[in-house]
RNA sequence: GUCAGAAAAUGGCAAACGGAUGGAAAUGUCCGGGCGCAAAGUUAACGGCCUAAAACUUCAGGAAAAUGAGUUUUUGAAGGUAUGGCGGCAGAACUAUUGAA
Repeated sequence: GUCAGAAAAUGGCAAACGGAUGGAAAUGUCCGGGCGCAAAGUUAACGGCCUAAAACUUCAGGAAAAUGAGUUUUUGAAGGUAUGGCGGCAGAACUAUUGAA
């Protein structure tokens, strides 16, 4: 000097929940709060997970024109999907306090 991290010290962050607020939602921000965290600091490229507004597909109903199929529009339901999210899901990248064995 590098890796590792027990005890102690200086401190740091802040779960659930509540209030306000943005958002279609997931969830974000602020205040309170404190479950916990040695990276619970930063990063959403990859894996995984969450949400589905819009669009698409299917089904059902109404309207228009037409009368042969099909078309347009509208309402509701379902399905898959991220362009939306999660860093306190895991790995990874970058940075970092103390420094026993």